Notes
A computed fold for a 139-nucleotide RNA from a Gammaproteobacteria bacterium, annotated as SAM riboswitch aptamer (S box leader). The coordinates come from a structure-prediction model, not an experiment, and the mean pLDDT is 81. The organism belongs to Gammaproteobacteria, within Bacteria. It was read from a public genome assembly, where an Rfam model found it.

RNA sequence: CACUCAUCGAGACCGGCUGAGGGAUAAGGCCCUUAGACGCCGGGGCAACCGCCAGACUUAACCACUCUGGAAAGGUGCCAACUCCUGCAGGUUGCGCACUUUCGGCUUCGGUCGAAGGUUCGGGACCGACAGAUGAGCG
Numbered sequence: 001c002a003c004u005c006a007u008c009g010a011g012a013c014c015g016g017c018u019g020a021g022g023g024a025u026a027a028g029g030c031c032c033u034u035a036g037a038c039g040c041c042g043g044g045g046c047a048a049c050c051g052c053c054a055g056a057c058u059u060a061a062c063c064a065c066u067c068u069g070g071a072a073a074g075g076u077g078c079c080a081a082c083u084c085c086u087g088c089a090g091g092u093u094g095c096g097c098a099c100u101u102u103c104g105g106c107u108u109c110g111g112u113c114g115a116a117g118g119u120u121c122g123g124g125a126c127c128g129a130c131a132g133a134u135g136a137g138c139g
Stems, first nucleotide, its partner, number of pairs: 001139001003137006013043005021032003027086003044079003049075002052070005083131001088128001090127004095122002098119009
């Protein structure tokens, strides 16, 4: 760096150094930040992916796989905001404005009202995709 699989709405802050931007990514929004953010270092913590332990399943018996539970001394990771939100020639479904078709009522014949349907636009919810992050495996 590529590929595969799993997860991504929960959780977890202090000190020191530094000094201007930062929140991966074009853009937009929103937010953090000289009352010192981001980053680095130390300590603390969160979580439970791998590893570890126990049980179940399985087996002639083990092992392995799978499932469940446990611990947190090991390897990582993480400790503002849902991966901060939107993003997409995506999908589904409400809402609003406008336009429009059909039918019906009324009409001063100009229209107007109602019902059903269609389209553009705007915005919302849900789902999915893309991208990304982390772990494990593999090359």